[in-house]
RNA sequence: GGAUAGAGGUCGCAUUUUUCAUGAGUAUGAUGACGGAUGUAUCAGGGACAUAGGAAAUCAUCAAAAAGGGGAAGAUGCCGAAGGGAUAAGACACCUGAAAUCUUGUUCCUGGGCAUGACGCAAACAGCGGCAUGACUGUCAUCGCAGGAUGGAGAGCUAUCUGA
Numbered sequence: 001g002g003a004u005a006g007a008g009g010u011c012g013c014a015u016u017u018u019u020c021a022u023g024a025g026u027a028u029g030a031u032g033a034c035g036g037a038u039g040u041a042u043c044a045g046g047g048a049c050a051u052a053g054g055a056a057a058u059c060a061u062c063a064a065a066a067a068g069g070g071g072a073a074g075a076u077g078c079c080g081a082a083g084g085g086a087u088a089a090g091a092c093a094c095c096u097g098a099a100a101u102c103u104u105g106u107u108c109c110u111g112g113g114c115a116u117g118a119c120g121c122a123a124a125c126a127g128c129g130g131c132a133u134g135a136c137u138g139u140c141a142u143c144g145c146a147g148g149a150u151g152g153a154g155a156g157c158u159a160u161c162u163g164a
Base pairs, nucleotide, nucleotide: 001162002161003160004159005158006157009079012078013077014076015075016074017073018072019071020070028063029062030061031060032059033058038050039049040048042098043097044096045095046094082110083109084108085107086106087105088104089103090102091101111137112136114134115133116132117131119129120128121127139152140151141150142149143148
């Protein structure tokens, strides 16, 4: 240097199936009242469509979801598991542009989980994301040898085999 196999954990990581609650008596639909000219998935422009045979908004009655996120159980793949930033391409609702979201490629950062804080996402006081702080934890190095202390990063660490 190469190959193979492993460890970190008492909530290890990700994906997926089933189920439960939340979402929500919300969106939406129908009817009626009121209203009186706009409305059409986040914004802008265009196009097309609906509309005085009554648009939007508001109220009442009846009916009434879903997705993302979350809990539980199971399965699968694993230990840069995975997550995030930047960038390029594609997808996404009539078209264009921007934003958001998703997929893939390139590149940069992060050992891991937890708690707190503000910010962002989200219906949410659930949860997630990065940042900062804190202790904890695994690993290696140095110091010490009695408890320990300091520091580094996963392209690391341990074990076996093997090449030079």
A computed fold for a 164-nucleotide RNA from uncultured Mediterraneibacter sp., annotated as Lysine riboswitch aptamer. The coordinates come from a structure-prediction model, not an experiment, and the mean pLDDT is 81.